[in-house]
RNA sequence: AGCAGAGUAGAACUCUGUGCGUUAAGUGCCAUGUGAACAGGGAGUUGUCACACGGACGAAAAACAAAAGCGCUGCUUUUGUUUGCGGUACAGAAUUCGCAUCCCGCUGCU
Numbered sequence: 001a002g003c004a005g006a007g008u009a010g011a012a013c014u015c016u017g018u019g020c021g022u023u024a025a026g027u028g029c030c031a032u033g034u035g036a037a038c039a040g041g042g043a044g045u046u047g048u049c050a051c052a053c054g055g056a057c058g059a060a061a062a063a064c065a066a067a068a069g070c071g072c073u074g075c076u077u078u079u080g081u082u083u084g085c086g087g088u089a090c091a092g093a094a095u096u097c098g099c100a101u102c103c104c105g106c107u108g109c110u
Base pairs, nucleotide, nucleotide: 001110002109003108004107005106010097011096012095014093015092016091017090018089019088020086021085022084029055030054032052033051034050035049036048040104041103042102043101061083062082063081064080065079066078067077068076069075070074
C1' cells in the first nucleotide's frame, strides 16, 4: 500500500411473565418545537429515538359470582373472577438485522 474481517447503541419478529385499556387511553399516521444517541477515537445528516403541543383516522366484547337499588317470574348499577380483544406498556429469552456517511484506529492475509 492492497484485499478481507471483527465489534456498539439499537431495531424487527416470536415466545413467556406481570400490568394497562376495553367508560378508548395506548399503538400506528401527519405538522411544529425542544433534546438525545449513533462500533475504539473524532466528525455527523435530509436518517433514528425521546419529550411537549396540535391535527386527521380509529377498536370487541362475553360469561359467572356477590352486593346494592328499583317499577321485583325481571331489570339496572357497582365490585370481583375467568375467557377474549388492542398494529397496548414493561421485563426476560430465542432468532434475524445493525455506525446513513467521512477520517483515523483494531485483527488476518499479501